[in-house]
Predicted 3D model of a 73-nucleotide RNA (transfer RNA) from an uncultured bacterium. The gene name in the source record is trnA. Rfam family: tRNA. Rfam's curators write: Transfer RNA (tRNA) molecules are approximately 80 nucleotides in length.

């Protein structure tokens, strides 16, 4: 100075040939318990790192930037 990858709920992840996001845990409620725990049932909680372009419609295509890994020089 170049090439590739990742970036989505507090945390660890799914969703990719465009149609307004999903689970695990954690949190909070309500059952179970003399409690507590464990279980069981709900609840709430991100619009997808940032900027622009395409499109009726972008996490998703497509150009820039940012942080991070990794590789070449």
């Nucleotide at each position: 100075g170049g090439g590739c990858c990742c970036a989505u709920a507090g945390u660890u992840u799914a969703g990719u040939u465009g149609g307004u996001a999903a689970a695990a845990c954690a949190u909070c409620u309500c059952a179970u318990u003399c409690g507590c725990a464990u279980u069981g049932a709900g609840a709430a909680g991100a619009g997808c790192g940032u900027c622009g372009g395409u499109u009726c419609g972008a996490u998703u295509c497509c150009g820039a930037u940012u942080g991070g890994g990794u590789c070449c020089a």

The sequence is in RNAcentral, with records from ENA.